[in-house]
């Protein structure tokens, strides 16, 4: 630089991520099948299953120019055509079919053949001379139902046989050459033949020998050729030899004999499965996968066995036997083989015409003519594929109808249709092939050449000319992936679904429909292949924590192997050569109108063989060397091993002493132990096990693991000298040996400890955690077991890659240095990512081991081993869509740390007990309408339920309706007044009444009203997970985010963490972060002081009047009212601090947010509300609307909430006497006065309100009584009488008066409130309202406390960190038994199949072999025929192996919306957790002995980071 080529991914684990991982999907393909749907051609394909069984026809015959002979025609008798069984020749070993069996030299490739055959073809050589015979046809006689057969008897020949010749061949013997049997040469023996035809001459076919050659096999090697190691040993003709025997021909093919060989982890035997390739489908390619048609080779031919003929066969349409089966049969015997074309049956999802024709090509015979060919050349069915090709084309509406959808505007379908024009599949007429020229005949020579006829199934078809009709469209699919939406239906139903999932009332995901979207004479499913899957990784993976490194040595095969030098030239690598069939594929051209198909040439066939060259690297041989490896001399630490002996504390027994009432154990007991003297001390003694301090972050080993001291034996490790040997290396399937604890055996020990077991607590239970006892076992010898969190979860070994810091032992010039370890921390790299980093998990070599979705399972079966436990090896069936690793970001812990908050604590006062009142649950009920449900439902919606409200209920009526709007049509104005019936609503009847506009009247018309109709009202019927508003709540809590920017593969972090400070993410340093927003604070409103302005309230403040009241003149300074403003800011001092602030003071009414209110961030609870409202969707519409009367909403054995009132003396009663705020008032508050005990009535002024009135405030104060009583406390309940409001107080009001006077004496477990002017007390008004069921709400203001060590713990919270298996997020997840259901599975007494082994007995055909008296032939060598035997398909007995099925029970195991038990795990899961063992236990599991950390929290040590 040209050119060709050329790899695409997606869902789906998570709250979100990365990473591992499986699953699935999109691609192509097919000998299909199946659903729905089908016009039309060409080319192809079409029993994959029962190599199941088969009716009927047809697939192989041919030559009279081999032979006799027979029959029919004809005949000139002399034969001549023509037909046939026979003999005889060639040819039925090919063509066609099939895949059963074969794991083989079967097949593929390349070779061999000195060890081989080849008919018919070709070429070349050389001959066909005599002689003889026999058997069939055919006559003749018999037997048989047949089917055939058995005797006599005659005949030809290209049958058969002898002689002869011997070119040649062959054999033995001899010799040369050479490569086992190859070729030459010799003498010797042995060895051939057929005739036919012809005008009888030529000639043609033919015969017989040999050499050659093609062609076509046979045999023999070298490489390739599936699974399964849970098939590991296999062999007896097995291996070999010699000698036969057979073969066309080698050989243990085959037979005696001898030798003991041979085969196999580089996978023999044995088991499963399979015909092998060209090729075929994929695939980016290596590759996988697959062998249908075509072609190649093989193997079979009802299921075995055998041989015969031949050039070739163990022979599909030949034979002989043996089974099995149909069939025919006179029961004596007999016949058949479609895996050949068709075709019929069964099998099955499923695979066709009993068709034409030999015209073509090809094959048999034949001199030819011909014949024969279900080969074949055609047509038929089948959308089975593949290609091709129609169902038009062009104009046509702001766009018909009909469907749909709508926000009612309109939108789609749709230029789609209609319509108008064009063009003519289809069908009709007429013509009509190519394929078919040869063979034959004539010329000629039967050659070359040349000339002539004859011959077409397909088919009257392609085609080709006139003419000529608008003329079939389905089928999948719209959630994602994956392209395409709507509406209606259904309502976790029915249903869909490849995977992820859809569907439980508004489902692009069930079904319809409309609309898209893909395709199209097809579309889609299902099967199955490859791909995508780098998901078994050669190309191309992995193994610290996701699945994976063997428990650790020792070593064998095997793989890998240093520097130098020489030969070799196996690998390697080059170049040529042979093959690598065709046909495919790939190119070009070309023929069918294209294209599929098809022709022709080319290019390709990565392989194998030969022959030649090159030697760099691997390798093999020889020489050599020292860097690896190994020794030698010298020195060095150590809990390394092993075996012998020794010490001292200790505990616990046992004796003494001594001394008294307990001891001992827990959270706290109890069990036990102790007055028969325990413990506590002392003194002696007995025995087992263990080894304190040193001691560590230490040392040593391989690993498990080693620990008082001492002695001896003995492994292995470093240094140091630089002497020796010379590659003597490294790793290591298998083997071997070592192997903690637990167990096991057989003795011994036994002191503590301790499984099991027994107590005793604990609990619901407690087969545990605790706590008294206690055997095994722990010790020791000796023998087994062989496993572990046997872990650095990180096989060894060697090489390269910055360093610091600490250790432990060496050696050196000894604070700088150099080796071996042990640790941390980091370069660079790697890592999914936490981490690793010279002690690799970096960067490379070498070897070995191991993985390959979770569950089932380390299970089951089978082998090995073990005394046993049980180890090792180790499936599958089912079933899931995951299971997994690392981080993140919440949540949440019976984790940490900090830090608030009336959280506790501390105080005061209540609630829970009582009596009402009111809600609520539940019950009741015709109905007790609904609604709210921990906190945050429950004196809530209700700030007013006798009618009304009202939304329930009964019953009695209304329907265009109690309301809104429009239109029809008819009638009447409007209105207004009465009468009947009724409980009313309602129905019903009269009566007055006549307006307004146009018009002469008549009538019309407008508003308004009635009836009739229509469109439509209504609806407290559902759904607050369809909604809009609006509220509740966490929470006045400190918090919540955004740019950018960095950091991180991301999720995300960081900013927001720290350190300090605050009521606050509030400020203040720091800081990869800088800002920024929503909170927080401020801004606004009330109260606290002060000042302005402004006064029909306020004042003798200062004047005047008045008995007195601000009552009046008169003033606004004061109170006050209501508008404004100042006032505070850590401003000031002192301390302390970097600051921010804190702590104190001082001033101030007021302080360090002054009190007290609006005011709730992002979000949460699918929180409430479809009944305030509003509003999607749905759903009723003579009623689920609507009007009425009555009832209910008031029920009432019961239960909770929230209040009242009390229980009394700080009290109650009586009487006096004061002092408030805020509000209210005209449909109202009402002084006042009179009656009435009273509630309330009768009158009344005054106030629309700073004027008047509701009104008195209460507690307090003063004074009096009560005198501790269920009372002068309590007032509930019930009885009488009455007031008032209302249409009306019965269900069901308030309120007054008389009487009655209950529980109750301070309230169980529990639980509420409040931190200051607050709790407590104590009145007051107001809204709602006729009236009140209000003791409630929401305001007011009066008296007016107590207490806060403190933050350990309860509840809420916030912010760091931490673990997590939780993410609907602890009310979480989550085990295990047991109970139901369903599937698949092991054992299982047997049972039944199948397929092989071994001994043995029987043994047909045959083949070989020996024998052969009688028969047969006989040219006397011999053959038939016939008897014996080997051997053997096959049956049989008897025993064994592997399997496959099925089995009463029996094991465990999957899955299966809301079953029983317990909580075992996950937070320190509440007794860390897991482990291997061993023992118990419903169960999960408990413990006991080592063992891991992959345990949370303190605290302490060490080491490291930074300073």
């Nucleotide at each position: 630089u040209u050119u060709u080529u050329g790899g695409a991914g997606a869902g789906u684990u998570u709250g979100a991520u990365c990473c591992u991982g499986g699953c699935u999907c999109a691609g192509g393909g097919u000998g299909a099948a199946c659903g729905c749907u089908g016009g039309c051609g060409g080319c192809g394909u079409g029993c994959c299953u029962a190599a199941g069984a088969c009716a009927u026809g047809c697939a192989a015959g041919u030559c009279g120019u081999g032979c006799g002979g027979g029959g029919u025609g004809g005949u000139u008798c002399g034969c001549c055509a023509c037909c046939c069984a026979g003999c005889g020749g060639c040819g039925g070993a090919c063509g066609g079919g099939u895949g059963a069996g074969u794991a083989a030299c079967g097949c593929g490739u390349g070779g061999g053949u000195g060890a081989c055959c080849u008919g018919c073809c070709c070429g070349g050589a050389a001959g066909u001379g005599g002689g003889g015979g026999a058997c069939a046809a055919c006559c003749c006689g018999g037997g048989g139902a047949a089917a055939c057969c058995c005797g006599g008897g005659c005949u030809a020949a290209u049958c058969c046989c002898c002689c002869a010749u011997g070119u040649g061949g062959u054999c033995c013997c001899g010799g040369c050459c050479c490569a086992u049997g190859g070729g030459c040469c010799g003498u010797g023996a042995c060895u051939a033949a057929a005739g036919g035809c012809c005008a009888a001459a030529a000639g043609c076919c033919g015969c017989u020998u040999c050499c050659g050659g093609a062609u076509g096999g046979g045999c023999c090697c070298g490489c390739g050729u599936c699974c399964c190691a849970u098939c590991a040993g296999c062999u007896a003709g097995u291996u070999g030899g010699u000698g036969g025997g057979g073969u066309a021909a080698c050989g243990g093919c085959c037979c005696a004999c001898c030798a003991a060989g041979g085969c196999a982890a580089c996978g023999a035997c044995g088991g499963g499965u399979a015909g092998c390739c060209g090729g075929u489908c994929u695939g980016a390619g290596a590759g996988g996968a697959u062998g249908g048609c075509c072609g190649g080779c093989c193997a079979c031919a009802g299921g075995g066995g055998c041989a015969c003929u031949g050039a070739g066969a163990c022979a599909c349409g030949g034979g002989c036997c043996c089974c099995a089966c149909u069939c025919c049969u006179a029961c004596g015997g007999g016949a058949g083989g479609c895996a050949g074309c068709a075709g019929u049956u069964a099998g099955g999802a499923a695979u066709c015409u009993u068709c034409c024709g030999c015209a073509a090509u090809g094959g048999g015979c034949g001199a030819a003519a011909g014949c024969c060919u279900g080969a074949c050349g055609g047509a038929g069915c089948g959308a089975c594929g593949c290609c091709g090709c129609u169902u038009g084309c062009g104009g046509g509406a702001c766009g018909a109808a009909g469907c749909c959808c709508c926000u009612c505007g309109g939108g789609g379908u749709g230029u789609a249709a209609a319509c108008c024009g064009c063009u003519g599949a289809a069908c009709c007429u007429g013509g009509g092939a190519c394929g078919a020229a040869a063979a034959c005949c004539c010329c000629c020579a039967c050659a070359a050449g040349g000339g002539g006829a004859c011959u077409g199934a397909c088919g009257g078809u392609a085609c080709c000319a006139g003419g000529g009709u608008a003329a079939u469209a389905g089928c999948g699919c719209c959630g994602g992936c994956c392209a395409a939406c709507u509406c209606c239906g259904u309502g976790c139903c029915a249903g869909c679904a490849g995977c992820c999932g859809c569907g439980g009332u508004a489902a692009u995901a069930c079904g319809g429909a409309g609309g898209g979207c893909g395709c199209a004479a097809g579309c889609g499913u299902u099967a199955c292949c490859c791909g995508g899957a780098u998901u078994c990784a050669c190309u191309g993976g992995g193994c610290g924590u996701a699945a994976a490194g063997g428990g650790c040595g020792u070593g064998u095969a095997g793989g890998c192997g240093g520097c130098c030098c020489g030969g070799g030239g196996c690998g390697u690598c080059c170049g040529g050569c042979g093959u690598u069939a065709a046909a495919g594929c790939c190119c070009a051209c070309g023929g069918c109108u294209c294209a599929a198909c098809c022709g022709u040439g080319g290019a390709a066939c990565c392989g194998c063989g030969c022959c030649g060259g090159a030697u760099a690297c691997g390798c093999c041989c020889g020489g050599g060397c020292u860097a690896g490896a190994c020794g030698g001399c010298g020195g060095g630490a150590g809990a390394g091993g092993g075996u012998g002996g020794u010490g001292g504390a200790a505990u616990u027994c046992c004796c003494g002493g001594a001394g008294u009432a307990g001891c001992g154990g827990u959270g706290a007991a109890a069990u036990g132990c102790g007055c028969a003297g325990a413990u506590a001390c002392c003194g002696g003694g007995a025995g087992g096990a263990a080894c304190g301090c040193c001691a560590a972050u230490g040392g040593c080993g391989a690993a498990g693991g080693c620990a008082g001291c001492c002695a001896c034996c003995u492994g292995g490790c470093c240094c140091g000298c630089c002497c020796g040997u010379g590659a003597c290396g490294c790793u290591g399937a298998g083997g071997c040996g070592c192997g903690a604890a637990a167990g096991c055996g057989u003795g011994g020990g036994g002191a503590g400890c301790a499984a099991a077991c027994c107590g005793g607590a604990u609990u619901a239970g407690a087969u545990a955690c605790c706590c008294g006892g206690g055997u095994a076992g722990u010790c020791c010898a000796c023998g087994c077991c062989c496993u572990a969190a046997a872990c650095g979860u990180u096989g060894c070994g060697c090489g390269c890659u910055a360093g610091g810091u600490c250790u432990c032992u060496g050696g050196g010039u000894c604070c700088u240095c150099u080796g071996g370890g042990g640790g941390c921390c980091g370069a660079a790299g790697c890592u999914a990512a936490c981490g690793c980093g010279u002690u690799a998990a970096g960067c490379g070599c070498g070897c070995c081991g191991c993985c390959u979705g979770g569950g089932g399972a380390g299970u089951a079966c089978g082998g090995c081993c073990g005394c046993a436990a049980g180890g090792c090896u180790g499936a599958a069936a089912c079933u899931c869509a995951a299971a997994g690793g690392a981080a993140u970001u919440g949540a949440c812990g019976g984790g940490g740390a900090c830090c608030c908050g009336c959280a506790c604590a501390a105080g005061c006062g209540g609630u829970g007990g009582a009596g009402c009142a009111u809600g609520u649950g539940g019950u009741u009920u015709a109905a007790u309408u609904c609604g709210a449900a921990g906190c945050a439902a429950c004196g809530c919606g209700a700030a007013g339920a006798a009618c009304c409200u009202u939304a329930c209920c009964a019953g009695g009526c209304c329907u265009u309706g109690a309301c809104a709007u429009g239109c029809u049509g008819g009638g009447g104005a409007a209105c207004c007044c009465g009468g009947g019936u009724g409980a009313a609503a309602a129905c019903u009847c009269g009566g007055g009444g006549u307006g307004c506009c146009c018009g002469c009247a008549a009538g019309g018309g407008a508003g308004c009203c009635c009836c009739a109709g229509c469109a439509c009202a209504g609806g407290u019927g559902c759904u607050g997970c369809a909604u809009g508003g609006c509220c509740g709540u966490c929470g006045u809590c400190a918090g919540c985010u955004c740019g950018u920017g960095u950091c991180g593969u991301g999720a995300g972090a960081u900013g927001u963490u720290g350190g300090g400070u605050u009521a606050a993410g509030u400020c203040c340093c720091g800081c990869a972060a800088c800002g920024a927003g929503c909170g927080c604070a401020a801004c606004c409103c009330c109260c606290g002081c002060c000042c302005u302005u402004a006064g029909u309230u306020g004042c003798c403040a200062g004047c005047g009047g008045g008995c007195a009241a601000g009552c009046c003149g008169g003033g606004c300074a004061c109170u006050c009212u209501a508008a404004g403003g100042g006032g505070a800011c850590u401003g000031c001092c002192g301390g302390c601090g970097a600051a921010a602030g804190c702590c104190g003071g001082a001033g101030g009414a007021a302080g360090g947010c002054g009190g007290g209110g609006a005011c709730g961030a992002c979000g949460u609870c699918u929180g409430g509300u479809c009944a305030u409202c509003a509003u999607g969707g749905c759903c009723c519409u003579u009623a689920c609307g609507g009007c009425c009367u009555g009832g209910g909403c008031g029920a009432c054995a019961c239960a909770c909430g929230u209040g009242c009132u009390a229980c009394a003396a700080u009290g109650c009663c009586c009487g006096c006497c004061a002092c408030a705020a805020a509000g209210c008032g005209a449909c109202g508050c009402a002084a006042c006065c009179c009656g009435g005990c009273a509630a309330c009535g009768g009158g009344a002024a005054g106030c629309c309100a700073a004027u008047c009135g509701c009104a008195a405030a209460a507690a307090a104060g003063c004074g009096g009584g009560c005198c501790c009583a269920g009372u002068u406390c309590g007032g509930a309940u019930u009885g009488g009488g009455g007031u008032c409001u209302g249409c009306a107080a019965c269900c069901c009001g308030a309120c007054c008066c008389c009487a009655u006077g209950a529980a109750g004496c301070c309230g169980g477990a529990a639980u509420c409130g409040c931190u200051a002017g607050u709790a407590a007390u104590c009145g007051c008004g107001g809204a709602u309202c006729a009236g009140c069921c209000a003791c409630g709400c929401c305001g007011c203001g009066g008296u007016g406390a107590a207490u806060a060590c403190g933050u350990u713990c309860c509840c809420g919270g916030g912010u760091c960190u931490u673990g997590u298996a939780c993410a609907c997020a602890c009310c979480g997840c989550c085990c295990g038994u047991c109970a139901c259901g369903c599937c698949a599975u092991g054992g299982g007494a047997g049972c039944g199949g199948g397929c092989u082994c071994u001994a043995c007995c029987c043994g047909a055909a045959g083949u070989c072999g020996c024998c052969c008296a009688c028969c047969c032939c006989u040219a006397c060598a011999g053959g038939g025929a016939g008897g014996c035997g080997c051997c053997c398909a096959g049956g049989g007995u008897a025993g064994g192996g592997c399997u496959c099925g099925u089995g009463a029970c029996u094991g465990g195991g999957g899955c299966g919306a809301a079953g029983u038990c317990g909580u075992a795990a996950c937070a320190a899961g509440g007794u860390a957790g897991c482990u291997g063992u061993a023992c118990c236990g419903g169960a999960a599991g408990g413990u006991g002995c080592g063992g891991c950390u992959g345990g949370a929290u303190c605290a302490c040590c060490u080491c490291c980071u930074u300073u």
The RNA shown here (small-subunit ribosomal RNA) has 1507 nucleotides and comes from Thermus oshimai JL-2.
The RNAcentral record of the sequence draws on Greengenes.